[in-house]
RNA sequence: CUCUUAUCAAGAGAGGUGGAGGGAUGUGCCCUAUGAAGCCCGGCAACCGUCAAUUUAUUGAAAUGGUGCCAAUUCACACAAAGCUUACGGCUUUGAGAGAUGGGAG
Numbered sequence: 001c002u003c004u005u006a007u008c009a010a011g012a013g014a015g016g017u018g019g020a021g022g023g024a025u026g027u028g029c030c031c032u033a034u035g036a037a038g039c040c041c042g043g044c045a046a047c048c049g050u051c052a053a054u055u056u057a058u059u060g061a062a063a064u065g066g067u068g069c070c071a072a073u074u075c076a077c078a079c080a081a082a083g084c085u086u087a088c089g090g091c092u093u094u095g096a097g098a099g100a101u102g103g104g105a106g
Base pairs, nucleotide, nucleotide: 001106002105003104004103005102006101007100008099013041015040016039017038021031022030023029025078026077027076028075042070043069044068047066048065050061051060052059053058054057074098079095080094081093082092083091084090085089
């Protein structure tokens, strides 16, 4: 990087460092010198792994290991269908696509 699979409405500091950016992309809308990103510490969760039980695929436990995560639903919308509407527009629901993270395969 490609394929596959599960999840994405909950949760997480008024710390240190650092100095201007950040929220994937586009549009919008936000966050940010009352200090962005990054790094350290801290925390959350419990995918893999570990332990226990069993209906062998599930349930439960701990959190010492491998990851992940810690503004806003994955911030909203981006495509399609159905329904509604004050109808070149708007709203709702469902699905897809895209993205993120974990597991597996190449």
Model confidence (mean pLDDT): 84 of 100. SAM riboswitch aptamer (S box leader) from Neobacillus rhizophilus, 106 nucleotides, folded computationally.